RNA sequence: GCUGGGGUAGUUCAGUGGUAGAACGCCUCCAUGGUAAGGAGGAAGUCGUGAGUUCGAGUCUCACUCCCAGCU
Numbered sequence: 001g002c003u004g005g006g007g008u009a010g011u012u013c014a015g016u017g018g019u020a021g022a023a024c025g026c027c028u029c030c031a032u033g034g035u036a037a038g039g040a041g042g043a044a045g046u047c048g049u050g051a052g053u054u055c056g057a058g059u060c061u062c063a064c065u066c067c068c069a070g071c072u
Base pairs, nucleotide, nucleotide: 001071002070003069004068005067006066007065010024011023012022013021018055026042027041028040029039030038048064049063050062051061052060
């Protein structure tokens, strides 16, 4: 330099163009003599950055950036 995959909550990951979700973690409450397990509720996201297409983009297109793998 080229090719492919990936970047979404603190972490690991879903999300087939129409209100951004799950699990774990965190906070509050319940419950216990106490702790763990358990039950109920809650907070937490400029969806890597910028532009384009579209009535509408996490999703499609382009550029850039970072990570992984391969080729040279």